[in-house]
Molecule: Bacterial RNase P class A
Organism: Bacteroidales bacterium
């Protein structure tokens, strides 16, 4: 110089003119003037995870449903993040995907092929007889078939093979050593223990629902009206309360527990009280939650690192028809084209906007800066 890899960061600035909102201050006459600090993101985006906070609940058992699953740390937590292990793929490499709890049982592995794990088409070997393309046992070494055929490779044995035996090498389990916090690593020892993957299933932790349109408060206001439906059942003690029975709601979907409500009188019908439906009718203002937060910035310390601790500084949207702009020039980057010259000209400037709030994923994204590292070329 050129082509890659793993990270940080920035993503615009100034200047004038007018403009817009919240909170202060001041006048002030009438909700205005004027001044002063402030005023949108790295992802606000998807709504995908975990929370914080609110309201119902809070008595659990049992089933069933979802998530997660290697190691050791980080964090409020988390299916996140860091640092590794091992297997396995992609890269020349620097790196970059994927996966990891058990394994007793069950399933699947199309088609080919005897057969895909309870094996026999060709082939080998033994017997027999009517000597024949017969017929019976035995074999899985050889060949075929396939992505995969009962561990490889020698040598014994055997009528013929065959872990049937041996030695060696793989695999796999249990072990000594040493290293390492652990996952595991090397390296010995035993043990013929010998199909391979994937799903089903086990096991273990963890999962209450609803969500700021949570949810408090206050003011207004209509109809205290109508149709239906279902429950209103019994004991006991003394006025008021138990329990028992049946609706109704609650507690993840269910089933049982357990909790809260109603259950009064009248005696044809009925009338209260409670739940449900229908059908009309009224209001949809206001404040509050609303931003001090597991905040942000700086220094020293610790740690391989996520990220811990002291210290010093700050307070940076809080709207609610929903505010932060537009115009003009210059800087700043990039792109063309031109020039002795970034010298002149033109054009251009990315993704993209809060609403309860934070920690993460994942997704978009012109362009500039920065650290380290690989591969290559040249030249010293």
């Nucleotide at each position: 110089g050129c082509a890659g890899c793993a990270g940080g960061c920035c993503g615009g600035u100034c200047u004038g003119u007018c403009g817009c909102u919240u909170a202060c201050u001041a006048c002030u006459u009438u909700u205005g003037u004027a001044g002063u600090c402030a005023g949108a993101g790295g992802a606000a985006a998807g709504u995908c995870c975990g929370g914080a906070c609110a309201a119902c609940g809070c008595a659990g058992a049992g089933c069933a449903c979802c998530a997660c699953a290697c190691u050791u740390c980080c964090u409020a937590a988390c299916g996140g993040g860091a640092a590794g292990a091992u297997a396995u793929u992609c890269g020349c490499a620097a790196g970059g995907g994927u996966a990891u709890u058990g394994u007793a049982g069950c399933g699947u592995a199309a088609c080919a092929g005897a057969a895909a794990a309870u094996a026999a088409c060709c082939g080998c070997c033994c017997c027999g007889c009517u000597u024949g393309u017969c017929g019976g046992g035995g074999u899985a070494a050889g060949g075929g078939u396939g992505a995969a055929a009962a561990g490889g490779u020698g040598g014994g044995g055997u009528a013929a093979g065959a872990g049937c035996c041996c030695a060696c090498c793989g695999g796999u389990a249990c072990u000594g050593u040493a290293g390492g916090c652990a996952a595991u690593u090397a390296u010995g020892g035993u043990a013929g223990c010998c199909g391979u993957a994937c799903g089903c299933c086990a096991u273990g932790u963890g999962g209450g629902u609803u969500g700021c349109a949570a949810g408090a408060c206050c003011a207004u206001g209509u109809a205290u009206a109508u149709u239906u439906c279902g429950g209103u059942u019994c004991c006991c003690c003394u006025c008021g309360g138990g329990g028992u029975a049946c609706a109704g709601g609650g507690u993840u979907g269910c089933u049982c527990g357990c909790c809260c409500u109603g259950u009064u009188g009248g005696u044809a019908a009925c009338a209260g009280c409670c739940g449900g439906a229908a059908a009309g009718g009224g209001u949809a203002g206001g404040u509050c939650g609303c931003u001090c937060a597991a905040g942000g910035u700086u220094a020293c310390a610790g740690g391989u690192g996520a990220c811990u601790g002291u210290u010093a500084c700050c307070u940076u949207a809080g709207a609610u028809u929903a505010a932060u702009g537009a115009c003009a020039g210059g800087c700043g980057c990039c792109a063309a084209a031109u020039u002795u010259a970034u010298u002149u000209u033109u054009g251009g400037u990315a993704c993209a906007g809060g609403a309860u709030c934070c920690g993460g994923c994942u997704u978009a994204c012109a362009g500039g800066c920065u650290u380290g590292c690989u591969g290559u070329u040249u030249c010293a």